Annotation:
Predicted 3D model of a 73-nucleotide RNA (transfer RNA) from a Candidatus Kaiserbacteria bacterium. The prediction has a mean pLDDT of 82. NCBI's taxonomy places the organism under Bacteria, Bacteria candidate phyla, Candidatus Kaiseribacteriota. The RNAcentral record of the sequence draws on ENA. Rfam family: tRNA. About the family: Transfer RNA (tRNA) molecules are approximately 80 nucleotides in length. Its family is annotated with triplet codon-amino acid adaptor activity in the Gene Ontology.
[in-house]
């Protein structure tokens, strides 16, 4: 150069037929302890990589870009 995947919380990773953005880990607060762990409860963290486009309505669907990893020459 061609083609294919991948990009959603700090980390790993779900999200079905396009209709309230979520888990487990970390993380903070409190309950439990002599203390600490561990357990229980509640919080806080999101421009869904980025830009257009279709649609009432888009993480989802096209199309471009970007980075990554992968055949293929």
């Nucleotide at each position: 150069g061609u083609c294919c995947g991948a990009u959603u919380a700090g980390c790993u990773c779900a999200g079905c037929u396009g209709g309230u953005a979520g888990a487990g880990c970390g993380c903070u607060a409190c309950a439990u302890u002599g203390a600490c762990a561990u357990u229980g409860u509640a919080g806080a963290g999101g421009u869904c990589a980025c830009a257009a486009g279709u649609u009432c309505a888009a993480g989802u669907c096209u199309u471009g870009u970007a980075u990554c990893g992968g055949a293929c020459a």